[in-house]
């Protein structure tokens, strides 16, 4: 876009068209084919007049109806597509090989006789249908005879032709007929019909021929009337159309034959065309008429509604027989998704009969059914904002359906209802209309009676809310839905079309996705392994002839309708009518000759051949040689050998392994050896002969397109592997056997058989790969390299340089999806072949064909998926490379696992043991401190506008505070006391009731915000212009060097620039300045037993403010002169001095809704709130962190010394004082550089202990105690006196540390009554080691492979096991189709031919015969049937294979 549709909603009208695409299935019942009395003979009744003897008979009815002989028609019109792959159709020829009724022209003719028979009557049979005899009659029925213009047979003559043959002449023979009506008294004539011969025209057939249009080749051969030929038959007619003899041919790859499926065309649908689909309706030809045959009649038929037989089927029946055929119009049943009235009318139009009148006509003309198409028309039109109510959505403010609505004012189309009313009808005039009282007009009334469909995630116009929650669903493609869905279902809103939307279903287009116009084959699918050659295809100059192809021109035809223009007709279209154009085709003729064909001559340059030269692992075959392994002998020799990551099997004292010497075999051919040569490929490798292809050079000479490809064919073809002989060193599938390993049908070892070698024969396939068919030409260059030639310089070697041919690399330009090709092309042409057209399934299955087998070529489809693939790109990953870094190894120190505690965490248990965190990056983490509180848990009592906010309304004066009762307590009830301010209206507060709403540590960190951790203090992470690239993208950021560092320097299609490094910032370390008190005392002065204690100084020290101070600045070396390194000098500090603070662009849906904010959900007498108890503190076990410790570097005694950094008024607390001690008692001074916690400790001096579970260790339990707090039992913490447990330096394994660091030692500090092994801080004392960067582990750059992108925790193979398809084999079964032989053979046509019947005609005077008929058998051909065996195909089969998809 279409449509003969269909299904779903939903429908107002009218025009015109259309309507069984299936079951050519089967019908009931009516109608579709008759007609003529002017061929013919015969001839009623009903009813009515009349007459009757009442028995009837006569008139009209009527020559009517029915019927019969006879004619012309029934062959048309109508229907339907089963068959058919053909001259069946289209188209354009032939017919000189033919026929045509009816009709038109012309010519001529119409004469003379016979016999029968149906109707009929009558006799039979029989249920019918229907039949028989036997009598009577007539024609335009049949039939003899004459007659012959022509015709037509034979002969002959001429004249024209494309073989047979046409025309005309001449001679001879052969056939004819039918009458009827009308005029007219009648006959004759006359008009008119009809009959007969004859030409001749018109139609309509019938036969033949050229080309044209389906599929399978997994259909390669077919053919015996089969191909010709001669004769006889048949036929309208030509023919093997039929028959008889004869030859032996005919068709096929340009597709026979066989199977499949189709009626074909004009045309119709598509498409720009070309081209693909299609063959409803109209229109042209076939074909068929229940199935199969077969012929009669006839001008046509092998006859839709004729006839015979044979079969199915259905139906009468008196069981003996009989009838029937809607694929005509209409209805019926089945079928099916699905297709209509058992209507009118012959009014028009055509059609049969007839002279006419008429008669008949389901052809037609009309109506009806159905929105099935197209096409039109209308469901109203203006005005109308309070933008009405209502619905819907809101950010609550509005915005939207929305001028819609209502309402006011119009019109009246459709539809209805009154009224009038055609044309179609006719060539003199009446008569005649089914449609139809239509169409059409007027008029009346009324907005009245008339809108829906689908769709709103992109494609693809048009958005929200609700509900639902991977469910329920959508869905053409991508896909939507797992609690915020524009995709599901419902609403508002909106967008498209509109009496229709929409779905399905087909067919064409997009589809350059079958490519002729108009693709492709290196890598996406796709070059046959390779050559050689037949068919075919294509083909070099030059010329000349033809004229088939080609081109033009004219003629014929190309029906009509349709399609295009133009006018007209319905009110307009849709539908119609004219004219017109066009029909791209096919034949005939005339021309033109450039290409192409042909033919004919030539040419030489494409192919060729000859001479001369040269390289080479080119191929056969015969020989020869060495080193090398093995064996086999013999000699030395001795304990191993060998073999491997390590080992072991293994071989050796019967003597190996390792030597020397001699022998045997077989196999392969180190160096040379080259992207070097050779060959068509496969492929060839020691040297020597023999044979023999092929190719290059070079120089004339020859032949003269001999050429290029190459369907089919045919020869070669590595390796493995077969068969049949040899042969067998070395290797060595299968096997054995050690080892590896979770296991190892394996990689590694020890053997080891086919096989590898040779001869002959087979196979015929490889990643037979340049993954790239052969040929010609043509189109920058450069640089090796094999083989020949030529110049030039030279004395030559050898160099330069030209040119052929190989053979490699880079490269323009051109071409590619891109990689990359590129004179050896994947550029640019031409010829030939081959192959391809989405992945699986599958190179399977069947089949066919080759092979001994293996299996090889060939080569499907059922199903099933939405991809599958190519190249390239960022990334990520690699038990990949390469360069660096890190307490990462290593080098050290010192720990963790072992003990006992502490303490987090799992787990287990509980009424609950609250939650949360879980490698690293949870587990002394949320927790900077769970006795109650806290606390969320648990059990128990309680409250219900609530413990908290805020507002409204009522009422009330309290509330709180105390006291008393009950209670575990919350509360609870009593009782005491008992607002304020005021302008008197009321506010302020506070409490009780109500209503909003509160409240939730409820649940979702996968709805979030902030916040954190983590790679990582790693060095990356981007961006703008520019370039490159089709894109993604890339460059910039890659590269040389160098740094901690993307830090810098070169260099560079880049060039800047951001975040990020570094720097600024802050402690420390060095100096100066300034300031000195509560600091701090060197000088002076005073004073103490002693002390900055005091006067008093501003010097040091501190203290806290501001500044210097370090930059690779200097040298020297190095390096690229560069950034830089490396040393050195000064210098407190040296190359980032040392430490904090600061953490890019992202990862991880890391973590946290229990800190806090938040969205949705949830809950509202409870998942909220209060209160008391318990619980978080449990304890067979496990894991993590950490504190003491195992001792002598030590442990205990005494003695002496030296910090920092902090904190203190609810506090720090000093002297004194009391306890052994924890502490108590009091209570100077301190809001702090002043008082105070405060003793720092390790250290140092001594003395003690002497290797032991101890004078180590300090768990644990026992007994007395403090302190905090309402309260230390579940459940603190400290003394003190007793006890005195494990432990003796800790397994696999793992952690921290690089300098004032690790170890050690003690200080203080938030939290906090109280409670510290643990957080965070501070100072004391204070080492080792680092060669290095292989290796583990982490990251950082480049680079490579990737079938990974959720990114190797990836991704994906197969078996198995389970469900479900579809499919292959199969003992067989069962149908369909068809081929061969045979058998039997209805009807029928022909043929022979007689037992039978028998008017015409002949012969007979008759009987008679005779010819011609009928009939019955005969033969022959032959439907359906049988029986045998074949073949092709379907369907089904226990079971077997694989395959597909979960």
């Nucleotide at each position: 876009a279409a449509c003969g549709a269909a299904c779903g909603c939903u429908g107002g009208c009218g025009g015109c068209g259309u309507g069984c695409c299936u079951a050519a299935c089967a019908c009931a019942u009516g109608c579709a084919a008759g007609u003529c009395g002017a061929a013919c003979g015969a001839g009623a009744a009903a009813g009515u007049u009349c007459c009757u003897u009442c028995g009837g008979g006569a008139g009209c009815g009527a020559g009517u109806a029915a019927a019969g002989u006879g004619g012309c028609g029934c062959a048309a019109g109508g229907g339907u597509g089963a068959g058919u792959a053909a001259c069946a159709c289209g188209u354009g020829a032939a017919u000189a090989a033919u026929c045509u009724g009816c009709c038109c022209u012309c010519a001529a003719a119409c004469c003379c006789g016979g016999g029968a028979u149906a109707a009929c009557u009558u006799g039979g049979c029989g249920a019918a249908a229907g039949c028989c005899g036997a009598g009577c009659u007539a024609a335009u029925a049949c039939u003899g005879g004459a007659u012959a213009a022509g015709a037509c047979c034979a002969c002959g003559u001429u004249u024209c032709a494309u073989a047979a043959g046409a025309a005309a002449c001449g001679c001879g023979g052969u056939a004819a007929a039918a009458g009827g009506a009308g005029u007219c008294a009648a006959a004759a004539g006359c008009u008119u019909u009809g009959u007969u011969u004859g030409a001749g025209g018109a139609u309509g057939a019938g036969u033949u021929c050229g080309c044209g249009g389906a599929c399978c080749a997994u259909u390669a051969g077919c053919u015996a009337g089969u191909u010709g030929g001669u004769g006889a038959g048949a036929u309208a007619a030509c023919a093997g159309c039929c028959c008889a003899c004869c030859a032996a041919g005919g068709c096929a790859a340009u597709g026979a034959u066989g199977g499949u499926u189709a009626g074909c065309c004009g045309g119709c649908c598509u498409g720009a065309g070309a081209g693909g689909g299609u063959g409803a309706u109209c229109g042209g030809c076939c074909a068929c008429a229940c199935u199969g045959g077969a012929a009669c009649u006839g001008a046509g038929a092998c006859a839709c509604g004729g006839u015979c037989c044979a079969g199915a089927c259905u139906c009468c029946u008196a069981c003996g027989g009989g009838a029937g055929g809607c694929a005509g119009c209409a209805g019926u049943g089945g079928g099916g998704a699905a297709u209509u009235u058992u209507g009118c009318g012959c009014a028009a139009u055509g059609g049969g009969c007839g002279a006419a009148a008429g008669c008949c006509u389901g052809a037609c003309g009309c109506a009806g059914c159905a929105a099935c198409g197209c096409c039109g028309c209308g469901u109203g039109a203006g005005c109308g904002a309070u933008g009405a109510a209502g619905g819907c959505c809101u950010u609550c403010g509005g915005g939207u359906c929305g001028u819609a609505a209502a309402g006011c004012u119009c019109u009246g189309u459709c539809a209805a209802g009154u009224g009038g009313g055609a044309a179609g009808a006719a060539a003199a005039a009446a008569a005649u209309g089914a449609c139809g009282g239509u169409a059409c007009c007027a008029c009346u009334a009324a907005a009245g009676g008339a809108a829906g469909c689908c769709c709103c995630g992109g494609c693809u116009a048009a958005c929200u809310c609700c509900g639902u929650g991977c469910c329920a669903g959508c869905a053409g493609c991508c896909g939507c839905g797992g609690u915020a869905a524009u995709a599901c279902g419902g609403a508002g809103g909106g967008g498209g079309c509109g009496a229709g939307c929409g779905u399905u279903g087909u067919u064409c287009g997009g589809a350059a996705u079958u490519a002729u116009u108009g693709g492709g084959c290196g890598u996406a699918a796709a070059g046959c392994g390779u050559a050689u050659g037949u068919a075919g295809g294509c083909g070099g100059u030059c010329a000349a002839g033809c004229a088939a192809g080609u081109c033009a021109g004219a003629c014929g035809u190309g029906u009509a309708a349709u399609c295009c223009c133009u006018c007209g007709g319905c009110u307009c279209a849709a539908c119609u009518g004219a004219g017109g154009a066009g029909u791209u085709g096919c034949g005939u003729u005339u021309g033109a000759u450039a290409c192409u064909a042909u033919u004919u001559g030539a040419c030489u340059u494409g192919a060729g051949u000859a001479u001369a030269u040269g390289a080479g692992a080119g191929g056969a075959a015969a020989g020869u040689g060495g080193a090398a392994u093995u064996c086999c002998c013999a000699g030395u020799g001795u304990a191993g050998c060998g073999g491997u990551g390590a080992a072991a099997u293994g071989c050796a004292u019967u003597g190996a392994u390792a030597u020397u010497g001699g022998g045997a075999a077989g196999a392969a051919c180190a160096c040379c050896a080259g992207u070097g040569g050779c060959g068509a490929a496969g492929g060839c490798g020691g040297c020597u002969u023999u044979c023999u292809g092929g190719c290059a050079u070079a120089u004339u000479a020859c032949u003269g397109a001999c050429g290029c490809u190459g369907a089919g064919a045919u020869a070669c073809g590595a390796a493995a592997g077969c068969c049949a002989g040899g042969g067998g060193a070395g290797c060595g599938a299968a096997c054995g056997g050690g080892a590896u390993u979770a296991g190892a049908u394996a990689c590694c070892c020890c053997g080891g058989u086919a096989g590898u070698c040779c001869u002959g024969g087979c196979c015929g396939u490889a990643a037979a790969c340049g993954a790239u068919g052969g040929g010609c030409a043509c189109u920058a260059g450069g640089u090796g390299u094999g083989g020949g030639g030529g110049g030039u310089a030279u004395u030559g070697a050898u160099c330069c340089c030209c040119u052929c041919u190989g053979u490699g690399c880079c490269g323009u330009a051109g071409c590619u999806a891109a990689c990359g090709c590129a004179u050896u092309a994947a550029g640019u042409g031409c010829c030939c072949c081959g192959c391809c057209u989405g992945g699986g399934g599958a190179g399977u299955a069947c089949g066919g064909u080759c092979g001994c087998a293996a299996g090889g070529c060939u080569g499907a489809a059922a199903c099933u998926c939405a991809a599958a693939g190519g190249a390239a790109u960022u990334g990520a990953c690699g038990g990949g490379g390469g360069c660096c870094c890190g307490c990462a190894c290593a080098a050290g120190c010192g720990g963790u696992g072992g003990a006992g505690u502490a303490u987090g965490u799992g787990g287990u248990u509980u009424a609950a043991u609250u939650c949360g965190a879980c490698g690293c990056a949870a587990c002394g983490c949320g927790a900077u401190g769970a006795a109650c509180c806290u606390u969320a848990c648990c059990u128990a009592g309680g409250c219900u506008u609530g413990a908290c906010a805020u507002g409204c309304a009522c009422g009330g004066g309290a509330a709180a505070a105390c006291c008393a009762u009950g209670g575990a307590a919350a509360c609870a009830u009593g009782g005491u006391c008992c607002c304020u301010c005021u302008u008197c209206g009321g506010g302020g507060u506070c409490c009780g009731u109500g209503c909003a709403c509160a409240g939730g540590u409820g649940c979702u960190g996968c709805a979030u915000g902030g916040c954190u951790g983590u790679c990582g203090u790693c060095a990356g992470c981007u961006c703008g212009u520019g370039u490159c690239g089709u894109g993604a993208g890339a460059u910039g950021u890659u590269g040389g060097g160098u740094u901690a560092a993307g830090u810098u320097c070169c260099g560079c299609a880049a060039c800047g620039a951001g975040c990020g490094c570094a720097a600024c910032c802050c402690c420390c370390g060095c100096c100066c300045u300034u300031a000195g008190u509560u600091g701090c005392c060197a000088a002076c002065g005073g004073g103490u037993c002693a002390u900055g204690c005091c006067g008093g100084g501003a010097a040091c020290u501190c203290u806290a403010a501001g500044g210097g101070g370090a930059c690779u600045g200097u040298c020297g070396g190095u390096g690229a002169u560069a950034a830089g390194c490396c040393g050195g000098a000064g210098g407190a500090a040296g190359g980032u001095g040392g430490g904090g603070a600061u953490g890019a662009c992202g990862u991880c849906a890391a973590g946290u809704c229990c800190u806090c904010a938040u969205g949705g959900c949830c809950u509202u007498u409870a998942u909220g709130c209060c209160u008391a108890g318990g619980g978080c503190u449990a304890c067979a076990c496990a894991c993590g962190u950490a504190c003491u410790a195992c001792a002598a570097u030590g442990g205990c005694c005494g003695g002496u010394a030296c910090a920092a950094a902090g904190g203190g008024u609810u506090g720090c607390a000093a002297u004194a004082u009391c306890g052994c001690g924890a502490g108590g008692u009091g209570g100077a001074g301190c809001u702090a550089a002043u008082c105070u916690c405060a003793a720092a400790a390790a250290a140092c001096c001594g003395g003690u202990c002497u290797c032991a579970g101890u004078u180590c260790a300090g768990a644990u339990u026992g007994g007395a105690g403090u302190c905090u707090g309402c309260a230390a039992c579940u459940c603190g913490a400290c003394u003190c006196c007793a006890u005195g447990a494990a432990g003796g330096c800790g397994g696999a394994a793992u952690c921290g540390c690089u300098a004032g660091u690790a170890a050690u030692c003690g200080u203080g500090g938030a939290u906090c009554a109280g409670c510290a092994u643990g957080c965070c801080a501070c100072g004391g004392u204070g080492a080792a080691u680092a060669c290095g960067u292989u290796c583990c582990c982490g990251g950082g750059c480049c680079u490579u492979g990737u079938a990974c992108a959720c990114a190797c925790c990836g991704c994906c193979c197969g078996u198995c096991a389970c469900a479900c398809c579809a499919u292959g084999a199969a003992a067989g079964c069962c149908g369909a189709u068809u081929g061969u032989a045979c058998c039997a053979g209805a009807a029928g046509u022909c043929a022979a031919g007689a037992u039978g019947c028998c008017a015409a005609c002949c012969c007979g005077c008759a009987a008679g015969g005779g010819a011609a008929g009928c009939u019955g058998c005969u033969g022959c051909c032959u439907a359906a049937g049988g029986u045998a065996u074949g073949a092709u195909u379907g369907g089904u089969g226990a079971u077997c294979g694989g395959g597909g998809u979960g």
The prediction has a mean pLDDT of 85. A computed fold for a 1446-nucleotide RNA from an uncultured bacterium, annotated as small-subunit ribosomal RNA. The sequence is in RNAcentral, with records from Greengenes.